RNA sequence: GUUUGAUCCUGGCUCAAGACGAACGCUUUCGGCGUGCCUAACACAUGCAAGUCGAGCGAAUGAACUUCCUUCGGGAAUGGAUUUAGCGGCGGACGGGUGAGUAACACGUGGGCAACCUGCCUCAUAGAGGGGAAUACCCUUCCGAAAGGGAGAUUAAUACCGCAUAAGAUUGUAGUACCGCAUGGUACAGCAAUUAAAGGAGCAAUCCGCUAUGAGAUGGGCCCGCGGCGCAUUAGCUAGUUGGUGAGGUAACGGCUCACCAAGGCGACGAUGCGUAGCCGACCUGAGAGGGUGAUCGGCCACAUUGGGACUGAGACACCGCCCACACUCCUGCGGGAGGCAGCAGUGGGGGAUAUUGCACAAUGGGCGGAAGCCUGAUGCAGCAACGCCGCGUGAGCGAAGAAGGUCUUCGGAUCGUAAAGCUCUGUCCUGAGGGAAGAAACAAAUGACGGUACCCCGGGAGGAAGCCCCGGCUAACUACGUGCCAGCAGCCGCGGUAAUACGUAGGGGGCGAGCGUUAUCCGGAAUUAUUGGGCGUAAAGAGUACGUAGGUGGUUUGGAAAGCGUGUGGUGAAAUUGCGGGGCUUAACCCCGUCCAGCCAUGCGAACUUUCAGACUUGAGUGCAGGAGAGGGAAGUGGAAUUCCUAGUGUAGCGGUGAAAUGCGUAGAUAUUAGGAGGAACAUCAGUGGCGAAGGCGACUUCCUGGACUGUAACUGACACUGAGGUACGAAAGCGUGGGUAGCAAACAGGAUUAGAUACCCUGGUAGUCCACGCCGUAAACGAUGAGCACUAGGUGUCGGGGUCGCAAGACUUCGGUGCCGCAGUUAACGCAUUAAGUGCUCCGCCUGGGGAGUACGUGCGCAAGCAUGAAACUCAAAGGAAUUGACGGGGACCCGCACAAGCAGCGGAGCAUGUGGUUUAAUUCGAAGCAACGCGAAGAACCUUACCAGGGCUUGACAUCCCUCUGACCGACCGGUAACGCGGUCUUCUCUUCGGAGCAGAGGUGACAGGUGGUGCAUGGUUGUCGUCAGCUCGUGUCGUGAGAUGUUGGGUUAAGUCCCGCAACGAGCGCAACCCUUGUCGUUAGUUGCCAUCAUUGAGUUGGGCACUCUAAUGAGACUGCCGGGGAUAACUCGGAGGAAGGUGGGGAUGACGUCAAAUCAUCAUGCCCCUUAUGUUCUGGGCUACACACGUGCUACAAUGGCCGGUACAGAGAGAUGCAAUACCGUGAGGUGGAGCCAAACUCAAAAACCGGUCCCAGUUCGGAUUGCAGGCUGCAACUCGCCUGCAUGAAGUAGGAGUUGCUAGUAAUCGCGAAUCAGAACGUCGCGGUGAAUGCGUUCCCGGGUCUUGUACAAACCGCCCGUCA
Repeated sequence: GUUUGAUCCUGGCUCAAGACGAACGCUUUCGGCGUGCCUAACACAUGCAAGUCGAGCGAAUGAACUUCCUUCGGGAAUGGAUUUAGCGGCGGACGGGUGAGUAACACGUGGGCAACCUGCCUCAUAGAGGGGAAUACCCUUCCGAAAGGGAGAUUAAUACCGCAUAAGAUUGUAGUACCGCAUGGUACAGCAAUUAAAGGAGCAAUCCGCUAUGAGAUGGGCCCGCGGCGCAUUAGCUAGUUGGUGAGGUAACGGCUCACCAAGGCGACGAUGCGUAGCCGACCUGAGAGGGUGAUCGGCCACAUUGGGACUGAGACACCGCCCACACUCCUGCGGGAGGCAGCAGUGGGGGAUAUUGCACAAUGGGCGGAAGCCUGAUGCAGCAACGCCGCGUGAGCGAAGAAGGUCUUCGGAUCGUAAAGCUCUGUCCUGAGGGAAGAAACAAAUGACGGUACCCCGGGAGGAAGCCCCGGCUAACUACGUGCCAGCAGCCGCGGUAAUACGUAGGGGGCGAGCGUUAUCCGGAAUUAUUGGGCGUAAAGAGUACGUAGGUGGUUUGGAAAGCGUGUGGUGAAAUUGCGGGGCUUAACCCCGUCCAGCCAUGCGAACUUUCAGACUUGAGUGCAGGAGAGGGAAGUGGAAUUCCUAGUGUAGCGGUGAAAUGCGUAGAUAUUAGGAGGAACAUCAGUGGCGAAGGCGACUUCCUGGACUGUAACUGACACUGAGGUACGAAAGCGUGGGUAGCAAACAGGAUUAGAUACCCUGGUAGUCCACGCCGUAAACGAUGAGCACUAGGUGUCGGGGUCGCAAGACUUCGGUGCCGCAGUUAACGCAUUAAGUGCUCCGCCUGGGGAGUACGUGCGCAAGCAUGAAACUCAAAGGAAUUGACGGGGACCCGCACAAGCAGCGGAGCAUGUGGUUUAAUUCGAAGCAACGCGAAGAACCUUACCAGGGCUUGACAUCCCUCUGACCGACCGGUAACGCGGUCUUCUCUUCGGAGCAGAGGUGACAGGUGGUGCAUGGUUGUCGUCAGCUCGUGUCGUGAGAUGUUGGGUUAAGUCCCGCAACGAGCGCAACCCUUGUCGUUAGUUGCCAUCAUUGAGUUGGGCACUCUAAUGAGACUGCCGGGGAUAACUCGGAGGAAGGUGGGGAUGACGUCAAAUCAUCAUGCCCCUUAUGUUCUGGGCUACACACGUGCUACAAUGGCCGGUACAGAGAGAUGCAAUACCGUGAGGUGGAGCCAAACUCAAAAACCGGUCCCAGUUCGGAUUGCAGGCUGCAACUCGCCUGCAUGAAGUAGGAGUUGCUAGUAAUCGCGAAUCAGAACGUCGCGGUGAAUGCGUUCCCGGGUCUUGUACAAACCGCCCGUCA
């Protein structure tokens, strides 16, 4: 960091640090110091790694010198330097390598050996007399390919063997003294026996050796205490095993070996077995405790191709010795032989991976030697490798035109960046030349692999020297382009589906730097195994319960001991390392010096605590005595109610059962009822968060047997206690075995229902079983999901069983034990717990360590079986989980509202037509809208246009805008030609100002910047809109509560249309919503009377005119309604019910007004706009076509089906609007649409201009005098144009339709229904839309139900929120 919408907790996963014998990728100036086969203890070519001594020996060789001879080449003699195979001595047991084996006295640490050895070295004592027999080499010979071997002869020694001498040596035997932890040891000394030797060099002195003995030193051998791995799904192991006696063997003890005797020995404090492993000093990490490791360096052990064996020797069971066996390799003449790199180099192989077949013995050390010296792949150095640590450099200063260039950009600029260039310097490293060490000690000299190296000086020139990783969060560092769930990234969470800071590239930035990243591994973080330092009510975790063994722990007091404990001293704790203090390499790494520790052992002192021994005590525990309570347990017996069955009686058609039914029972008599009988099981009421029991569990009554608890008392014992691994016992239900029993109930099973199905729920039957006896099983949500015991820590209130005091009693107070509730402190993640703790402490036991896999597999034990107990891993995920919060949801609950239901009215759904949509068709039928909330919607009006679509013809700076250049003087207009049309060609006509340079304007042509796009993305957006919903909600500040998310306020009691108001309240206030303010309508007043009106007075055909403005009306401004008044209810409130007055009464009616938000809702085609796309086309223009198609389906409407009606005639009454490209009267023509004509009107003036109703007539219930579709003919109007494709009229035609299935819509009053009128759009084209008035109802009991909404509450494993989540099967 990561579980959630958010929170707290639990819990896992992951990251940041450090380390490394590392490997891989990219990169690489130098130096110093280190390090370098972790794998195949795999196999090895080649060379080297152990020799030396002639002063031990015989022998061979034979230099110089000297002498002689000479053919001058040389030869001979002397001489003995040198060299050497062999015998002999010492050394090859050290040094070097490796880690296979080993769980062991192998290692570490501390002790012991009175049970031992020790060559060379040191010290001491004594000694070395005199003999003998061989043998190698050499010579002869034989066998063999070779390696090698045999025979014969000869010879020496510091080689070998007797003899002599010898003890204080060894052995035997009998003693004395002293000492010790036992066997025993030391000293003295008597007797007896046994045992030794070698020489060499030198003139000599002398030196080197030899023998015996003792002592020392060094090195080893053996024994013991303690310490350090895993598995118990390894629990028993052991026959030389354990001990004894005796003997043998060893340097030495010992069953080390053997004979005999005994039967022991080890083990839960983990024997035996299996697996793994060299151990340690130390190294890494960590605050420490711990955890991990055992490379380099050092100590010990083990091994030397594998296995076994001994020999020699002081020392080996021997890496470069021997023998045997197996495997492998090589040689061979096939008979036979040779070999062992886990020494240094090196090769092959394995592997991710690890170096030169180097130089030198100069130094240090080793072997031999008297020495010179020889040998030494030990060692010292060099080479290779960034493998690690450390150090240095790749330049320094100045330098803004902030260059060029790159990148980004809002196009202004910003950034790389003083960076570069340029100027002035420096010389570490580098390079050339010169000088030049220490390491060298002895012995005067000589002697250096490294190495002409380190170091010093001079010259040269910025020249030759920077990369790697990262940039979403964790985690320091951001932009552009490309890509488009592709390619890819990724440690975890996670990025990528067209605007990716997460992929790739670039620019920029961050980090480290000769390195940087990745991978593997270890520790840390991880208190995530918790000793330090965790937990177990619900997250993982208390065994089902008790008894009890081992073990652990344990009351008061006195005295002793001193094991633990405390303290002092001594020993040890190798060196190196770490720490601390110093010093040396220019510094550092590195090296050197000094100092310090844990632990263990020994010893002295102390006695508080634990322990131990002895004594005492009574409060812990137990016993006794006296009481009362109880479904405690076991056995035997008894009882009544009920069910069922049987018998008999009465009685008749049903009973039974369910939501409703059916199966079932019943006329062969059921159910019902009465009487009698049989049998089994269970015990109503009492009965109670009452009692008893360890838990499971226990319920009628009586008797017998029996366990425990409690109270009181204080006689007895005197710590006898608590817990309890293993172990033992008990242990519901179901199940199993044997034998009984069986009334009811009832798995399985059968039938009937339900259902899409119903192997279920419901019903009718019904067998195991349930019951008893005996024996198994051993598990449960065996739960208080809470182990047992003891102690302490506020209370209140019930209840059960006892006791005490007071009281006549009721009762009160008090005490002990049990059982409940509430609650403080405290505690808890919270919920909660809270003297019956989940608080505070102590003791002991059990259990847990992410989810799944899995309580599975295997193994083992138990069981008749079922199964139980114990109990993993591979693999997989980044979570799984607890508690609480806010929402959402519920076929949860409570309350409330709405034409939501109900009550009504009129419809829709059926018919015809209109219109929209889907589908289909088409060149195209342009596009959008899609449940409510798309579908008479965008569209307030598609014949062309519109128009975005299709076919065809044209244009390309363009139909439209700005800028630049050239030319013209226009543009407009008129005419002609031509085309399907646009485009095109031609003719005529034709500018303004002027300083005369030109300018303005317009057109044509040209160039390129650009125009243009109803092309894409409404999931990139703005704006606008729909919807929940005109629902009553949505929030904030401060305060308070809560660890927190959050809560409170806003909940509660009333009330309202309303979070409207009142009251209460840890809340107090406030905001957006509600309401009001606005418009309209209903009443009245005032003002004003023209185009309006006319009561009174005149007048007319007529409010026509005079007159008037009272009335109507108009339109401006006011008034009015506020629960204001009265009464009832209510908390005296808010409010509500009724009434009065009033035109209007409780928001009077209607409208406008739409909170926080939801739906990635709609719209890129109103408009605007980012990004992408087209650019002689996806732009633009023209003609024609299409959007009007038509087997079909749906939505919305109109007209109807008729008599409350149709038709004919007559006759009234509106409101709101519109009118100049207009509305158009009277009149005339036409059957009519309409036409002619034009009065009037720019409108309270003129015009458009009413219908239903009402009056009269007719039709007589029919597909009609209903209904009007469809079609034919004839016309009218608009318009360039009416064919595709307009509206209207007349005549004719006269379809479906007789009231509409399931279902569904609207409406609560001037409403529904019904009737007409107007307007916008518009040349024309409404049954649509928006308005207007006329006539004018019915019903509402009510809130159970359907739908939607609000508030409170509850459950939740949902949060994309039930259209959720999620289980199983199949593919």
Molecule: small-subunit ribosomal RNA
Organism: uncultured bacterium